[in-house]
RNA sequence: GGCGGGGUGGAGCAGUUAGGUAGCUCGUCGGGCUCAUGACCCGAAGGUCAACGGUUCGAUUCCGUUCCCCGCUC
Numbered sequence: 001g002g003c004g005g006g007g008u009g010g011a012g013c014a015g016u017u018a019g020g021u022a023g024c025u026c027g028u029c030g031g032g033c034u035c036a037u038g039a040c041c042c043g044a045a046g047g048u049c050a051a052c053g054g055u056u057c058g059a060u061u062c063c064g065u066u067c068c069c070c071g072c073u074c
Base pairs, nucleotide, nucleotide: 001073002072003071004070005069006068007067010026011025012024013023020057028044029043030042031041032040050066051065052064053063054062
C1' cells in the first nucleotide's frame, strides 16, 4: 500500500439486512429482605451510536471522506 472485520452508557454485546424517537447482561446508586454481608426482589441514574459532510419529512442504520483498533496479504 491492498483486502476484510470492528468503533453503540463504566465493562461486554445486540439492534443495521427491511430508515421511524436504542435495548440486554454485569456493574454503580437508592429502597426492601437479613443480626450482618452475600444472594434474591423493586426502582433509578448514566448514550451528541468514532468524527465531518451528503441523501431524506426523518439516519446508529443508506452514500462519501477522515480517524482509531484487530486480522490477512504484498
Predicted 3D model of a 74-nucleotide RNA (transfer RNA) from Apicomplexa sp. WK-2018_Corallicola. Lineage of the source: Eukaryota > Sar > Alveolata > Apicomplexa. Rfam family: tRNA. Rfam classes the family as a transfer RNA. Rfam links the family to the GO term triplet codon-amino acid adaptor activity. The prediction has a mean pLDDT of 82.